[in-house]
Overview:
SAM riboswitch aptamer (S box leader) from Herbinix hemicellulosilytica, 99 nucleotides, folded computationally. The coordinates come from a structure-prediction model, not an experiment, and the mean pLDDT is 84. The organism belongs to Herbinix, within Bacteria. Rfam family: SAM riboswitch aptamer (S box leader). Rfam links the family to the GO term regulation of gene expression.
RNA sequence: CUCUUAUUCAGAGUGGCGGAGAGACAAGGCUCGAUGAAGCCACGGCAACCCCAUUGGUAUGGAAGGUGCCAACCGGAGCGAGAAAUCGAACAAUAAGAG
Numbered sequence: 001c002u003c004u005u006a007u008u009c010a011g012a013g014u015g016g017c018g019g020a021g022a023g024a025c026a027a028g029g030c031u032c033g034a035u036g037a038a039g040c041c042a043c044g045g046c047a048a049c050c051c052c053a054u055u056g057g058u059a060u061g062g063a064a065g066g067u068g069c070c071a072a073c074c075g076g077a078g079c080g081a082g083a084a085a086u087c088g089a090a091c092a093a094u095a096a097g098a099g
Base pairs, nucleotide, nucleotide: 001099002098003097004096005095006094007093008092013043014042015041016040017039021032022031023030044070045069046068049066050065051062052061053060054059079088080087081086
């Protein structure tokens, strides 16, 4: 990097450095940002995919370790269906496995 499977309306932030942008995705809208964006560091936390214990299945419990995450439903809209609510697709992210 590609493929497969699963999940994505829950949850969890402070400090330091930094100094103008950020929210994956052209344009447009919306939101966050000098009461300090991105990024980096430290500490803290959340979750429970891998993992650990019990277990016939499956389920329940746990959190030492490997990842992940800690504004807004994948922020909304945007594509298809629908009067709408909503459902679906696509895209993306994360995990486990395979090449």